[in-house]
RNA sequence: CGACGUCUUCGGGGCAGGGUGAGGGGUAACUUCCCAAUUCCCGACCGGUGGUGAUGCCUGUUGAUGCAGGACGAGCCCAUCAGCCUCAACGGUUGAAUCGGUGAGAAUCCGGGGCCGACAGUAUAGUCUGAUUGGGAGAAGGCGGAG
Numbered sequence: 001c002g003a004c005g006u007c008u009u010c011g012g013g014g015c016a017g018g019g020u021g022a023g024g025g026g027u028a029a030c031u032u033c034c035c036a037a038u039u040c041c042c043g044a045c046c047g048g049u050g051g052u053g054a055u056g057c058c059u060g061u062u063g064a065u066g067c068a069g070g071a072c073g074a075g076c077c078c079a080u081c082a083g084c085c086u087c088a089a090c091g092g093u094u095g096a097a098u099c100g101g102u103g104a105g106a107a108u109c110c111g112g113g114g115c116c117g118a119c120a121g122u123a124u125a126g127u128c129u130g131a132u133u134g135g136g137a138g139a140a141g142g143c144g145g146a147g
Base pairs, nucleotide, nucleotide: 001147004144005143006142007141008140009139010138017042018041019040023035024034025033044127045126046117047116048080049079050078051077057070058069059068060067061066075115076114083093084092085091098112099111100110101109119130120129121128
């Protein structure tokens, strides 16, 4: 240094503001009055985990071009968790991207406008409530340790 084993801790964010009024209340009755959607409409807001991630940045080195190492860096690129099928799984299912700029090179950088979001409940929910004091991809660290 380290295959592997084991333990501990950590491990999800979000409707400001406005409108409508299903329905309810009140009434002798009513088109008035009162309440009434974080779900509808306008608008606002949010982005799990691992990988990849030109340039640039930091450090070291070189006379210099460079070379080596490092940190950051994607909701819609690849993979994956939760959810659902389903009692269960290693099985199945599981959303959304373009245009412009820079450049040798960008699905990742910069800018524009756009798009997406499990199940159950309820006035139709990515944001409320619930399953959940749960599960979890995984992250960090301790101990042992073949080699």